[in-house]
RNA sequence: GAUUUCCUUCGGGGUCGGGUGCAAUUCCCAACCGGCGGUGAUGAGGGGUACCUCUUAGUCCGUGACCCGUUUUCACAUAUAUGGAAACGGUGGAUUUGGUGAAAUUCCAAAGCCGACAGUAAUAGUCUGGAUGGGAGAAGGAAUAU
Numbered sequence: 001g002a003u004u005u006c007c008u009u010c011g012g013g014g015u016c017g018g019g020u021g022c023a024a025u026u027c028c029c030a031a032c033c034g035g036c037g038g039u040g041a042u043g044a045g046g047g048g049u050a051c052c053u054c055u056u057a058g059u060c061c062g063u064g065a066c067c068c069g070u071u072u073u074c075a076c077a078u079a080u081a082u083g084g085a086a087a088c089g090g091u092g093g094a095u096u097u098g099g100u101g102a103a104a105u106u107c108c109a110a111a112g113c114c115g116a117c118a119g120u121a122a123u124a125g126u127c128u129g130g131a132u133g134g135g136a137g138a139a140g141g142a143a144u145a146u
Base pairs, nucleotide, nucleotide: 004143005142006141007140008139009138010137017029018028019027031126032125033115034114035063036062037061038060043054044053045052046051058113059112067090068089069088070087071086072085073084074083075082095111096110097109098108099107117129118128119127
C1' cells in the first nucleotide's frame, strides 16, 4: 500500500401570520425546506512555491427513496392466485437574465421554477401513514492474496 470479504455506527428538512368556508397546516395571499456521489473559476488553512488539505450546484452529470415489470426463490397450495425475499430492468421533477472573466446552467446580483404513493370534514414538497422500514452513501474496524 492495491484487491476482495465481513462487522459496527451513522445516514432528510420544512406552513410564521392572514383570507374564504359547515369543513382546508390541502384552496387563496403569504411563509418555509432542499438526500447521496461527481464536476467546479468560491472561501479558508498549510507549504519545500512543485503542490496539498478542508469547503463550494434542489434546477449540470449520475444516483436513492416511491411506483411498475421480468426472472429466481421461499411460504401456503393439486395448480392458479396471493404474500415475503433477492437480482435485473423500466418509469421518474425543475433556470433563466445581467455582471466579472481566457473560461462559469457551479461565483456575484436579480427574477423564476420543481418536489413519489396512500389517507383526509376540502385539492398536501411541509399534516397523518407504510416507515422503530428501506436507502444512495459516509466514517471506523477486522480478515485475506501479493
The RNA shown here (FMN riboswitch aptamer (RFN element)) has 146 nucleotides and comes from Robertmurraya siralis. The sequence was found by an Rfam model in a public genome assembly. Taxonomically the source falls in Robertmurraya (Bacteria, Bacillati, Bacillota, Caryophanales). It matches the Rfam family "FMN riboswitch aptamer (RFN element)". Gene Ontology term of the family: FMN binding.